Molecule: Bacterial RNase P class A
Organism: Clostridia bacterium
RNA sequence: GAACCGAAUUGCGUCGUCGCGCGGUAUGUCGCCGUAAGGUAUUACCGUGAGGAAAGUCCGGGCUUCAGAUGACCGGGAUAACGGAUAACGUCCGCCGUGGGCAACCACCGGGAAAGUGCAACAGAAAAUAACCGCCGCGCAAGCGGUAAGGAUGAAAAGGCGAGGUAAGAGCUCACCGGCAGUGCGGUAACGUACUGCAAGUGUAAACCCUAUCCGAAGCAACGCCCCGAUUUGAUAAUAUCACGCUUGGUCAGGCGGAUAAUCGGGGGGGCAUGGAUCUUUGCGGCAACGUAAAGACAAGAUAGAUGACGGCGCUCGACAGAACCCGGCUUACAGAUUCGGUUCAAUC
Numbered sequence: 001g002a003a004c005c006g007a008a009u010u011g012c013g014u015c016g017u018c019g020c021g022c023g024g025u026a027u028g029u030c031g032c033c034g035u036a037a038g039g040u041a042u043u044a045c046c047g048u049g050a051g052g053a054a055a056g057u058c059c060g061g062g063c064u065u066c067a068g069a070u071g072a073c074c075g076g077g078a079u080a081a082c083g084g085a086u087a088a089c090g091u092c093c094g095c096c097g098u099g100g101g102c103a104a105c106c107a108c109c110g111g112g113a114a115a116g117u118g119c120a121a122c123a124g125a126a127a128a129u130a131a132c133c134g135c136c137g138c139g140c141a142a143g144c145g146g147u148a149a150g151g152a153u154g155a156a157a158a159g160g161c162g163a164g165g166u167a168a169g170a171g172c173u174c175a176c177c178g179g180c181a182g183u184g185c186g187g188u189a190a191c192g193u194a195c196u197g198c199a200a201g202u203g204u205a206a207a208c209c210c211u212a213u214c215c216g217a218a219g220c221a222a223c224g225c226c227c228c229g230a231u232u233u234g235a236u237a238a239u240a241u242c243a244c245g246c247u248u249g250g251u252c253a254g255g256c257g258g259a260u261a262a263u264c265g266g267g268g269g270g271g272c273a274u275g276g277a278u279c280u281u282u283g284c285g286g287c288a289a290c291g292u293a294a295a296g297a298c299a300a301g302a303u304a305g306a307u308g309a310c311g312g313c314g315c316u317c318g319a320c321a322g323a324a325c326c327c328g329g330c331u332u333a334c335a336g337a338u339u340c341g342g343u344u345c346a347a348u349c
Stems, first nucleotide, its partner, number of pairs: 001345010012314007020049007031040003051320001055331002058329005063219004071252004076215005082094004096110001097108004111210002116208002118204003132151002134147005159177002162174003179198008223270001225268008234242003244257004276298001278297008315318001
């Protein structure tokens, strides 16, 4: 210098004018709006105001309700080598195996087909109790028997290859390779490796199924609180029993229900953002994910829904895209710019 690999950061800047949401202070407050609960117009000043994905809503959790962290059975779902991280995960880190790349490195829906059932189109004799052709034996022949070495079909045909062996053949026997099992050694383990033994019936589990582990259900339109209005009490032998209703996958068990209550309709307010598995920096431990200690920071919060418009200057001329209960991930979209580490090749020293 060229071609690559792996991470990380950023996502127009700046000035002015006008405007919007939220918070604070002042004003309005013996006020105003509303039946009430409740709300606070207006004006001034100060502060603050989208993302790395706010997205898809695909996983995991917080929180909430179902009487309790749900009690039984049935049903259903998720995951899938091994070790670790974590609140948890299907995520992440490390490692193993397999495959790809000269390499840096990348990819993997990576348990079981030796438990059972099913399926394997077309072709083919046959898709698992293999004989169509061929080969061998017997027979005059028709045919019978042996044979998986060769041919033919197929995505797939009963391990591969060589030698021995045989009537012809064949793991029938043997060497090597592959496979499976056992033992030793190394490793926490998956696994690797050495030795010994075994001649051993294909694929499919993204078919049913089996094994192991995990999962109760529904979701902020959850769910509490307040106000207004309307409606609502069956039977009997009455602090009980029965019926009825409710009880969030189904059934059962259990539980709950009578006016200071329940249900329905409407309204207000909370949940909802000074908060947390939070963020930043540094130290320490760890290969890493991550943990831990100290110091510092507080960072949108609407409810018809703010985060905008215009103008000036500059440049590399600006991509994908807009919060709605909150967090951890994954996936998908994305113009350009920047930084760090590494590989291969070439040249020079």